[in-house]
Molecule: SAM riboswitch aptamer (S box leader)
RNA sequence: CACUUAUCGAGAGAGACCGAGGGAAUAGGCCCUAAGACGUCCGGCAACCCCCAUUUUGGGAAGGUGCCACAUCCUACAGAACGCCUGCGUUCUGAGAGAUAAGUU
Numbered sequence: 001c002a003c004u005u006a007u008c009g010a011g012a013g014a015g016a017c018c019g020a021g022g023g024a025a026u027a028g029g030c031c032c033u034a035a036g037a038c039g040u041c042c043g044g045c046a047a048c049c050c051c052c053a054u055u056u057u058g059g060g061a062a063g064g065u066g067c068c069a070c071a072u073c074c075u076a077c078a079g080a081a082c083g084c085c086u087g088c089g090u091u092c093u094g095a096g097a098g099a100u101a102a103g104u105u
């Protein structure tokens, strides 16, 4: 890098440093940000792996990860309904894309 499976609900700092961009990528929109975003450190949350037990479950947090704005931000592709009338808008469902974990090659 590719593939498989599961989840994408909830939760998480008036701290320190830094200094201009950031919310994955393309486009359009929407938003955060010098009242300091993003990032780093500390701190915290959670419980995938993990540990324990009386093992359809319950508990824990030493270790490997992860996460800590709304929020996987919305739209893009397909279908349905409605507005409406040939194209756009709204809602819903699915696909696709992505993120994280565990595993396989």
Base pairs, nucleotide, nucleotide: 002104003103004102005101006100007099008098013042015041016040017039021032022031023030026076027075028074029073043068044067045066048064049063050060051059052058053057072097077094078093079092080091081090082089083088